[in-house]
Context: one part of a larger RNA
């Protein structure tokens, strides 16, 4: 000067309390350890690894195993020789394929010769050699970018000047006051730069612009009921432009400051709400398997090419999750209101077939026009009467539909049987402070289908509780002791 203390002191954070709702028990999903295996490719390991790379492992991916088979190579780019029945090739033979062989036929482009068939050279393209290709092969502890934490914490520095023999101190401590090294006083300091905070996005209010596909205060046709035409530009909305919030104003408090409580008005009030935005650094943290790069290694193999198997095992542990154990419920029937997305090798109406999965069907839509589309919980009615039940669906059996070359290992979906465990979960442990838990359903991305109950959005119903800071984690600042750097 730091770190660290089971010293102080002062002060934040869902840190504890306070309250909700789970995990831990149970079946499955799903990732990881263990075990197995020819193979279970690698990676990721307290908080920062375990629904994590992986926003799609049946073939492909694919990096792993088996077996087959290729060596200038699946791909660049330069050299030397070679090459017209040459490249390319229908079909053939073996073969699982890949590959190895056999092969009718048989070119292309320049630029010269030639009467034409042609023909010479050149280049395309192939051959042989030869220099290289190639590695998901090592090292993230040689590295670059990139990310994760600490952390949206409020903190890290400079330059002069000043002190100090030096390291370094000051500033940036002190008194206040902030979400904040925010501001304000004060002070051997003056200032300044990286962070706060503001400039940007979405919301939440008004306004002007605009007025189709959206909207309808008006008419007008038709109908059961949708629709539809005119017309309008008022509403809603769309989507672009401002404007609105600054402690601006008013009491009170304090130092006359800075601020803080209260209050007006206002859609909103003291950072409105919410994201974007991560200072110097730290953990030789991650990742050499995106990608890139040094070094070192492999060269008829640690390149490549197929097939077919693994990556899906499975006595077990563990981590995220789904569904539940029911009556605030489950089952039937009816009936109501969303928002954000996708749709042309797509989204696919209506109508018909099929208990359904789905098929036929093709209208409509490159879409504020047409589809996907049904919201769901809710609401009215009705059944069940507390039971391993009419709760709860996992397992299997049988039929069946879909994608797709191909569902055997290993895909989802449907319908009929079959009905398991499970009576709210031990120690101990997660999230959540408001439109937030918590409950409900609907997009997407990836995708041929799909093991998605993961993830990324959207919206609808819509609490409870916070005394307060001892205690537990995890910070800041000043102090103190140190045999530590």
């Nucleotide at each position: 000067u730091g770190a660290c203390g089971g010293g102080g002191g002062c002060c934040c954070g869902c840190a504890c309390a306070a309250c909700c709702g789970g995990u831990g028990g149970a079946a499955c999903a799903u990732g990881u350890g263990g075990u197995u295996u020819a193979a279970u490719u690698c990676g990721a390991c307290g908080a920062u690894a375990c629904g994590c790379g992986a926003a799609g492992a049946a073939c492909c991916u694919u990096a792993c195993c088996u077996g087959g088979g290729c060596u200038u190579g699946a791909c660049a780019u330069c050299c030397g020789c070679c090459u017209g029945g040459u490249a390319a090739g229908a079909g053939c033979u073996g073969g699982a394929a890949a590959c190895a062989g056999c092969g009718a036929u048989g070119a292309c482009c320049u630029a010269c010769c030639u009467u034409u068939u042609g023909g010479u050279a050149g280049g395309a393209g192939g051959g042989c050699g030869g220099a290289c290709a190639g590695g998901u092969g090592g090292u993230g502890c040689a590295u670059g970018g990139c990310u994760g934490u600490c952390g949206u914490c409020a903190g890290c520095u400079c330059g002069u000047g000043c002190c100090g023999u030096g390291a370094g101190g000051u500033g940036u401590u002190g008194g206040g006051u902030u979400a904040a090294g925010u501001c304000c006083c004060g002070g051997a300091a003056c200032g300044a730069g990286c962070g706060c905070a503001a400039c940007c996005c979405c919301u939440g209010c008004c306004u002007g612009u605009a007025g189709u596909u959206a909207c309808u205060c008006g008419c007008c046709u038709u109908u059961c009921a949708a629709a539809g035409g005119c017309a309008g530009a008022a509403c809603u909305c769309u989507a672009c432009a401002g404007g609105g919030a600054c402690u601006g104003c008013c009491g009170g408090u304090g130092u006359u400051a800075a601020a803080c409580c209260g209050g007006a008005g206002g859609a909103a009030g003291g950072u409105g709400g919410g994201g974007a935005u991560g200072a110097c650094g730290u953990c030789a943290a991650g990742u050499c398997a995106u990608c890139a790069c040094g070094c070192c290694c492999c060269u008829u193999a640690u390149g490549c090419c197929c097939a077919g198997g693994g990556c899906u095992a499975c006595a077990c542990a563990c981590g995220u999750g789904u569904u539940a154990c029911a009556a605030u419920g489950g089952c039937c029937g009816g009936u109501a209101c969303a928002a954000a997305g996708g749709g042309a090798u797509g989204c696919g109406a209506a109508a018909c077939c099929g208990c359904g999965a789905g098929g036929u069907g093709g209208a409509g839509c490159a879409a504020a026009u047409c589809c996907c589309a049904a919201a769901a919980a809710g609401c009215c009615g009705g059944c069940c009467c507390c039971a391993g039940u009419u709760c709860g669906g996992a397992u299997u059996g049988c039929a069946g539909g879909c994608u797709g070359c191909a569902a055997c290992c290993c895909g989802c979906c449907u319908g009929c049987a079959u009905g398991a465990a499970g009576c709210c979960g031990g120690a101990a442990u997660c999230g959540g402070u408001a439109g937030u838990a918590a409950u409900c359903g609907c997009g997407g991305a990836u995708c041929a289908g799909c093991c998605a109950g993961g993830c990324c959005g959207c919206g609808g119903u819509g609490a409870a509780u916070a005394c307060g800071u001892u205690c537990u984690c995890g910070g800041g600042c000043c102090u103190u002791g140190u045999a530590c750097a």
Small-subunit ribosomal RNA, 3' major domain from a Candidatus Omnitrophota bacterium, 485 nucleotides, folded computationally. Taxonomically the source falls in Candidatus Omnitrophota (Bacteria, Pseudomonadati). Model confidence (mean pLDDT): 86 of 100. It was read from a public genome assembly. It matches the Rfam family "Bacterial small subunit ribosomal RNA".